[in-house]
Parts: sequence; structure tokens; C1' cells
RNA sequence: CAGCCAUCCAGAGCGACUGAGAGACCUGGCUCGUCGACGUCGCAGCAACCACCCGCGAGGGAAGGUGCUACCGCCAGGACCGAUGGGAG
Repeated sequence: CAGCCAUCCAGAGCGACUGAGAGACCUGGCUCGUCGACGUCGCAGCAACCACCCGCGAGGGAAGGUGCUACCGCCAGGACCGAUGGGAG
């Protein structure tokens, strides 16, 4: 990078720095944001895809590699939709 499989209405926030937009993209809504959002870093937490341990199995444990921690992927419609994980190339 292109293609395959699974999942996406559960769950989990504080601090420091920064400073104007942010919730992926388009249209329309709704919402968050100078009472500092978004982002970055630190710490904490949630979950359990892979790996690990127990078990014939169903399943259970634990938390090493990822992921995640406003709103159902914020909502509706759209599109070669997107995101995360896994395996193969």
C1' cells in the first nucleotide's frame, strides 16, 4: 500500500503545556469551546482483539503488545465511507 475477517448504542479523567477552533470527509442539524475545547505530554483508569496462564470444553484468570476514556462512529442522508484489532500478501 491494496485486499480479507471481527468489532464500533456497555465501560473509563485528572494535572501540566498550548491557544481557537473541535466532534474523520460533504450537506443539514445538534453539541463542546477563552469558566481554555481540540491537540501534545505525564499519571490514573476502562475494555479484553492478539499474546500469556488454568481448563477436554464451555469458560475463567491476569494485564505483556495494541486500543480507548463528551454526546450511539453525536444525529440524518451521502461516499471507492471511516476507525481499531487480527491474520495472510
This is a predicted structure of an 89-nucleotide RNA (SAM riboswitch aptamer (S box leader)) from Kineococcus vitellinus.
Its Rfam family is "SAM riboswitch aptamer (S box leader)". Its family is annotated with regulation of gene expression in the Gene Ontology.
It was read from a public genome assembly, where an Rfam model found it.